């Protein structure tokens, strides 16, 4: 220098803590305190699935417009900052880097 092969959303996994609610503990007790292999909950570009959208190509129709395929595959990665109670593989981020 040069590349990522589309997009948005919902569910779920690895992974994540601690507002809640559960459980420990301390106290007479509303209460304090503790992340605890729980349940809520955040949660992946590099994970899983779906659905909607878009782009290509064909095929039907007079025309609106519908139907079918294809969009496979690859992906090693800090520090630091950011937001929610808080924390991550969330966000900045197929960043920097490094191949």
């Nucleotide at each position: 220098a040069a590349g990522u092969u589309g997009g948005u959303u919902u569910u779920c996994u690895a992974g994540g803590g601690u507002u809640c609610c559960g459980g420990g503990g301390c106290a007479a007790a509303u209460g304090c305190u503790u992340g605890c292999u729980g349940g809520u909950c955040c949660g992946a570009g590099a994970g899983a699935a779906a659905a909607c959208c878009c782009a290509u190509a064909g095929a039907a129709g007079a025309a609106a417009u519908u139907c079918u395929a294809u969009g496979c595959a690859c992906a090693c990665g800090g520090a630091a900052g950011g937001a929610u109670a808080a924390a991550a593989a969330c966000c900045u981020g197929g960043g920097a880097g490094a191949u």

Background:
Guanidine-I riboswitch aptamer, 99 nucleotides, folded computationally. The sequence was found by an Rfam model in a public genome assembly. It matches the Rfam family "Guanidine-I riboswitch aptamer". A reference for the family is Reiss et al. (2017), "Structural Basis for Ligand Binding to the Guanidine-I Riboswitch", Structure. The coordinates come from a structure-prediction model, not an experiment, and the mean pLDDT is 80.